This is a predicted structure of a 72-nucleotide RNA (transfer RNA) from Candidatus Wolfebacteria bacterium GWA1_42_9.
Model confidence (mean pLDDT): 81 of 100.
It matches the Rfam family "tRNA". By type it is a transfer RNA.
Taxonomically the source falls in Candidatus Wolfeibacteriota (Bacteria, Bacteria candidate phyla).
[in-house]
């Protein structure tokens, strides 16, 4: 240099092209408890950037960026 493949919440993952993008761990509030922890409830929190198609994109195409893997 060519090619695949992968990028979704602090983390580890899900989401036929269509309901408010969920789940488990974590953090945060509050009940419970003489205190923790555990247990219950409730909350914040993400689609790697830009353009395309499409009524309607996380999802399909295209280019960057960044990680990986095989050829040279």
């Nucleotide at each position: 240099g060519c090619u695949c493949c992968c990028a979704u919440a602090g983390c580890u993952c899900a989401a036929c092209g269509g309901a408010c993008a969920g789940a488990g761990c974590g953090c945060c509030c509050g009940c419970c408890u003489u205190c923790u922890a555990a247990g219950c409830g409730g909350g914040a929190a993400a689609u790697a950037g830009a353009a395309g198609u499409u009524c309607g994109a996380u999802u399909c195409u295209u280019c960057u960026u960044g990680g990986g893997a095989g050829c040279a």